[in-house]
RNA sequence: GGGGAUGUAGCUCAAUUGGGAGAGCACCUGCCUUGCACGCAGGGGGUCGGCGGUUCGAAUCCGCUCAUCUCCACAA
Repeated sequence: GGGGAUGUAGCUCAAUUGGGAGAGCACCUGCCUUGCACGCAGGGGGUCGGCGGUUCGAAUCCGCUCAUCUCCACAA
């Protein structure tokens, strides 16, 4: 330098391929307990790596770009 994959909540990951952004764990509150843990009930938290475009409508399609991983090439 060229190709590919991934990027979504604090963490691990879904979202049936364009139409309501979710799960588990974690966190907060209450109940339970002498207290803690477990358990039960409820709650908060993300405009989907960034920018732009297409579209009535984009996490999803297109372009550029950033980060990580990987393969190839070049140099040493």
Predicted 3D model of a 76-nucleotide RNA (transfer RNA) from a Candidatus Cloacimonadota bacterium. Its Rfam family is "tRNA". From the family's description: Transfer RNA (tRNA) molecules are approximately 80 nucleotides in length. Lineage of the source: Bacteria > Pseudomonadati > Candidatus Cloacimonadota. The RNAcentral record of the sequence draws on ENA.